[in-house]
RNA sequence: AGUUGAUAAAGGCAAAUCAACCGAAAGGUUGAGACGCAAAGCAAUGGGUCUAAGGCGCGCAAAGUGCUAAGACAGCCGGGCUGCCGAC
Repeated sequence: AGUUGAUAAAGGCAAAUCAACCGAAAGGUUGAGACGCAAAGCAAUGGGUCUAAGGCGCGCAAAGUGCUAAGACAGCCGGGCUGCCGAC
């Protein structure tokens, strides 16, 4: 440096759920908690998924409802960047 994750060690992260807070929601942050993870570290670039406040429709109007991301998800998949330990 490349390939790789059998074993081991040092350690790391933390699903569901609960509480508080933020948010229209999806979701996020912190604490508790561990289903799992060798990139479950980083980034919304391609695909995908979620939400629909605002906007635009439908509706006489109200209620309601359809479409829409500029809002989210990196623990959905691909690609990108970075990295610990071991083995070869």
Notes
Model confidence (mean pLDDT): 86 of 100. This is a predicted structure of an 88-nucleotide RNA (c-di-GMP-I riboswitch aptamer) from a Candidatus Aminicenantes bacterium. Its Rfam family is "c-di-GMP-I riboswitch aptamer". Rfam describes the family as follows. GEMM was predicted in a large-scale screen for bacterial structured RNA regulatory elements.